[in-house]
């Protein structure tokens, strides 16, 4: 240096003017009610001074609300897909079975995982590496493209051999049949019968070979085929759940001979509501973000995923179908040219996206930028 393997950070800063959202600030001002004092007036009670209660008004605290102003604070790296897992809720409580779904060399790691960390095998790379649902086809059923006849106990395409029957055919034979003849005997293309040979044709659970295919079968492959082994799993969900508030109108179906439920069925357990349709509501508060399996730095253990620390230090979005923006300007970055150089000039300058109870992971979507570490080739010393 020229390719490329891994694996990490970043997703702009600073200012102006506009503009939105939020509550644990603030600061005036409205608005409602509470408590003190206080003044006029009225009524009861007293001889009075005065008490008590009512009712107007004034000071002065300190609540809560509303709207303005200030100041504060306001996405992700993935906030996504919801694919796994968990944590919270609720199904009264707790079980057995069977369907049902999931995992899968072997070891570990976590609250769990289909998640990650280590290794072994096997494949692909020259190599750094990458990729594997990676038990079992000695239970059982199933699949085997395309080519070939014929594909998973199917089939027969062509040769060649063996077999095996005899259709045609030769040959022999005949008190069958024709034909001469008086009979005897003699012919006799072809017919019938017998008996042999034959291998042109035919058949074949033979054998061998060609062709086609990954395999043509005492075999092989396939479980991300069913299936079998081992192990794991109860639903439902933040619109869960729980409170307060407003508001309405009843009817009707089932059920202590067990309804709803637990639970998809089955056993068994519970024990008084449930189901439809009718009316009515569409509010407010928790939940729920000062919040935890959180981040980061040090110290220690593990090869690592990771853990352990009474060691430091950060983290105040959060709501209502839902604010977090926009425009200018200046840097920062990055290329290109121009200069010996401090520098100049011109270009570009943001992509995928958009919390909603959290939270760990995966996968998917990203425009540029930077930085390690190892590989491969070529070149020079």
């Nucleotide at each position: 240096u020229u390719g490329g393997a891994c694996g990490g950070c970043u997703g702009g800063g600073c200012g102006a003017u506009c503009g939105c959202g939020c509550g644990a600030c603030c600061g005036g001002u409205c608005u409602g009610g509470g408590c003190g004092c206080u003044u006029g007036c009225c009524a009861a009670g007293g001889c009075a001074a005065c008490u008590u209660g009512g009712u107007a008004g004034g000071c002065a605290u300190g609540c809560a609300g509303g709207a303005c102003g200030g100041a504060g604070u306001g996405a992700g790296g993935a906030a996504a897909g919801u694919c796994c897992g968990c944590a919270c809720u609720c199904c009264a409580c707790u079980g057995g079975g069977c369907a049902g779904g999931g995992u899968a060399g072997c070891g570990g790691g976590u609250a769990a995982u289909u998640c990650c960390c280590g290794u072994c095998c096997g494949c692909c790379g020259u190599g750094a590496g990458g990729c594997g649902a990676g038990g079992a086809c000695c239970a059982g059923u199933g699949g085997c493209a395309c080519a070939g006849a014929g594909a998973c106990g199917a089939u027969g395409u062509c040769c060649c051999g063996g077999g095996u029957a005899u259709g045609a055919c030769u040959g022999u034979c005949g008190c069958u049949c024709c034909g001469u003849g008086a009979a005897a005997g003699c012919g006799g293309c072809g017919a019938c019968g017998a008996c042999a040979g034959g291998a042109c044709g035919g058949c074949u659970g033979c054998g061998g070979g060609a062709g086609u295919g990954a395999a043509a079968a005492g075999g092989g492959u396939c479980a991300a085929a069913c299936u079998c082994u081992a192990c794991c799993c109860g639903g439902a969900g933040c619109a869960a759940g729980c409170c307060c508030g407003a508001g309405c109108a009843g009817g009707g179906a089932c059920g202590a001979u067990g309804a709803c439920g637990c639970u998809g069925c089955c056993c068994g357990c519970c024990g008084a509501g449930u189901c439809c349709c009718a009316g009515g509501u569409u509010g407010g508060g928790u939940g729920c973000a000062a919040g935890g399996a959180u981040c980061c730095c040090c110290g220690g253990g593990g090869u690592g995923a990771c853990c352990c620390g009474a060691g430091g230090g950060a983290c105040a979005a959060g709501a209502g179908a839902g604010a977090u923006g926009a425009u200018c300007g200046c840097c920062c970055c990055c290329g290109g040219c121009c200069g010996c150089a401090u520098g100049g000039c011109c270009g570009g300058u943001u992509a995928c996206a958009g919390a909603a109870u959290g939270c760990g992971g995966c996968u998917u979507a990203u425009g540029g930028g930077c930085c390690g570490u190892c590989c491969u080739g070529u070149u020079c010393c």
Notes: A computed fold for a 381-nucleotide RNA from an uncultured Chloroflexota bacterium, annotated as Bacterial RNase P class A. Its mean pLDDT, the model's own confidence on a scale to 100, is 75. It matches the Rfam family "Bacterial RNase P class A". The family's RNA type in Rfam is ribozyme. It was read from a public genome assembly, where an Rfam model found it.